[in-house]
Context: one part of a larger RNA
């Protein structure tokens, strides 16, 4: 390479958007590029095959056929891709009315704890731990009560609840914005899928600059603990954690499961929705769309276990895997302020 695979064994890109490219619904006509079909011309010889035949036989030669799977030209033939024209409506979109939501950004408010300061009131300890110490306190602490400053998170509600493409989103309003999901109709008519490259977002640390810091706390002091203890335990603490405005681009970025359609028993729960049959109305009951959990046929699978949320049946594009260690290292390149990031080897050994 063929070909097998990718939850958990090596393997799905951290997400989306999309350009090229690849794939693509239904019906009628056309063409004849692709396909098929038939002729022709041509495809050296040798080699191979079969057939005969020469050397006493056989290697080995010699004659024929066949092959050479190809090209390249008439003629044809249209069913499939392809193209061209007409149409249609079920994919897909828009328009109308409803619903829900911790999507998102911007200001603004709020209660509660905590820590500090001021001030009563009160005294002798508070704090800590497996024991203890460092540490705070007679300069009045803890504690407990006013009253004031900060600064961060938002108890309860809350939920295999919800909403986001994925990171992730969680007090209240306002404001400005994205997406989604239901009903019934109307319209556009294939307008779709997926996606190298590429371009955007992308937890937490980090990194530049201003600012702001209550709590926690890498680092650091100190107490302990130990044979030692550069730890685990305490005592204190700075970087950071917050915002602004860039960089940075990586995570067990996970459902260790890429994204689309479309097919295949069920039960049961719960989130928004529409319908029905009751009914004064609600509950409950039935039907069904969209989400999310359980538990299950069949089927898949080494097994674990998936099971209309498929890891089942099949098909379209992407992305990746080919023992184990060297190694996610060196080179080199690109990209970063820097840390480092992307790409990604051998050698040598088992």
């Nucleotide at each position: 390479c063929u070909g097998g695979g990718c939850g958990u064994a090596a393997a799905g890109g951290g997400u989306g958007c999309g350009c090229a490219g690849g794939c693509g619904g239904a019906a009628a006509a056309g063409c004849a590029g692709g396909u098929c079909a038939g002729a022709u011309g041509u495809g050296a010889a040798a080699a191979c095959u079969c057939a005969g035949g020469g050397c006493u036989c056989a290697a080995c030669c010699c004659u024929g056929a066949g092959c050479c799977u190809g090209c390249a030209u008439c003629u044809g033939a249209a069913a499939c891709c392809a193209u061209u024209u007409u149409u249609c409506u079920u994919g897909a979109g828009u328009a109308u009315c409803a619903g829900a939501g911790a999507g998102g950004a911007a200001a603004g408010c709020g209660g509660a704890a905590c820590u500090c300061c001021a001030g009563g009131u009160g005294u002798a300890g508070c704090g800590g731990u497996g024991a203890a110490a460092u540490g705070c306190g007679u300069a009045g602490a803890u504690a407990u009560c006013u009253g004031g400053a900060g600064g961060a998170a938002c108890a309860c509600c809350g939920g295999u609840g919800g909403c986001g493409a994925a990171g992730g989103c969680g007090g209240c309003u306002u404001u400005c914005u994205g997406g989604c999901u239901g009903a019934a109709u109307a319209c556009u008519g294939a307008c779709g899928c997926u996606c190298a490259u590429g371009c955007a977002c992308g937890a937490a640390g980090g990194c530049u600059a201003g600012g702001g810091u209550a709590g926690c706390a890498a680092a650091c002091a100190g107490g302990a603990u130990u044979a030692g203890a550069u730890a685990c335990c305490c005592u204190g603490g700075u970087a950071g954690u917050c915002c602004u405005a860039g960089c940075a681009g990586u995570a067990a970025a996970c459902g260790a499961u890429g994204g689309g359609u479309a097919c295949u028993a069920g039960g049961u729960g719960u989130u928004g929705g529409g319908g029905g049959a009751g009914u004064c109305g609600a509950c409950c009951c039935c039907c069904u769309c969209a989400g999310u959990g359980c538990c299950g046929a069949a089927g898949c699978a080494a097994a674990c276990g998936c099971a209309u949320u498929a890891a089942g049946u099949a098909c379209c594009c992407c992305g990746c895997c080919u023992g184990g260690g060297g190694a996610g290292u060196a080179c080199g390149a690109c990209c970063g302020c820097a840390a480092g990031g992307u790409u990604g080897a051998a050698a040598c050994u088992c």

The part of an RNA shown here (small-subunit ribosomal RNA, central domain) has 350 nucleotides and comes from an uncultured candidate division Zixibacteria bacterium. The coordinates come from a structure-prediction model, not an experiment, and the mean pLDDT is 90. Rfam family: Bacterial small subunit ribosomal RNA. The full RNA is in RNAcentral, with records from SILVA.